[in-house]
């Protein structure tokens, strides 16, 4: 580092170094911050992607005779928190690019609001 696939209106902070920025990018939006940012360290906490343990269904496979085993994969509600990640102001803070609808302008057209998708971000598991 590039692809694929799910998720992204929920939930969870104290200390200690540290010393002025920070909220990926862009924005004369907004917001946090000297009553300490950023970052790194210690605890401590959400959550439940791997993951535990259960249950089912296909597939191969091997004994055997209508089952057993054992691998592999999908599913399934509900529970776990030992481990691997992540995370712990604000929906991914908002917006951005197109579509649709409503309004507003005489009209092209711009504007506002509403919804859907997209991109592009973020974790996460798998492949190359």
């Nucleotide at each position: 580092u590039a692809c694929u696939u799910a998720u992204c209106c929920a939930g969870a902070a104290a200390g200690g170094u540290g010393g002025a920025g920070g909220g990926a990018c862009a924005g004369u939006g907004c917001c946090c911050u000297g009553u300490g940012a950023a970052a790194c360290c210690u605890u401590a906490g959400c959550a439940a992607c791997c993951c535990u343990a259960a249950g089912a269904a296909a597939u191969u496979g091997u004994a055997a005779u209508u089952u057993a085993c054992a691998a592999u994969u999908u599913c399934u509600a509900a529970a776990g928190a030992a481990g691997g990640u992540g995370c712990u102001a604000a929906u991914u803070c908002c917006u951005g690019u197109u579509c649709u609808g409503c309004a507003a302008u005489u009209g092209u057209u711009u504007u506002g609001c509403a919804g859907a998708a997209a991109c592009a971000g973020a974790u996460a598991a798998g492949u190359c």
Predicted 3D model of a 128-nucleotide RNA (SAM riboswitch aptamer (S box leader)) from an uncultured Bacteroidota bacterium.
It was read from a public genome assembly, where an Rfam model found it.
The coordinates come from a structure-prediction model, not an experiment, and the mean pLDDT is 77.